Predicted 3D model of a 100-nucleotide RNA (SAM riboswitch aptamer (S box leader)) from Perspicuibacillus lycopersici. It was read from a public genome assembly, where an Rfam model found it. Rfam family: SAM riboswitch aptamer (S box leader). Its family is annotated with regulation of gene expression in the Gene Ontology.
């Protein structure tokens, strides 16, 4: 890579390194020289698996994760509207476990 299930309104940041982009696309906002992404180091957060205890706990091993709701929207129905906005529901992304 692809497929199947589950979860996405909580939670959780110092330091070093370096020097200009980043939040997955598209558009909007917003985040950055008061140093951004990456990366390393220590901290934390969380409980998918696993493993111990036993029906709900440890947080020991395997990811994950630590601006904004997965920052919002994107499609399509519904309902109010003057711009637009709410709701539901799927699309697309993260993650995780299993499968090919």
């Nucleotide at each position: 890579u692809u497929c199947u299930u589950a979860u996405c309104u909580a939670g959780a940041g110092a330091g070093g390194c370096g020097g200009a982009g980043g939040g997955a696309c598209u558009g909007g906002c917003c985040c950055u020289a008061u140093g951004a992404u990456a990366c390393c180091u220590c901290g934390g957060c969380a409980a998918c698996g696993g493993a111990c205890a036993u029906u709900u706990g440890u947080a020991c091993c395997g990811u994950g994760c630590c601006a904004a709701u997965u920052c919002c929207a994107g499609c399509a129905a519904g309902c109010g509207u003057a711009a637009c906005g709410c709701u539901u529901g799927g699309g697309a992304g993260a993650u995780a476990a299993g499968a090919a």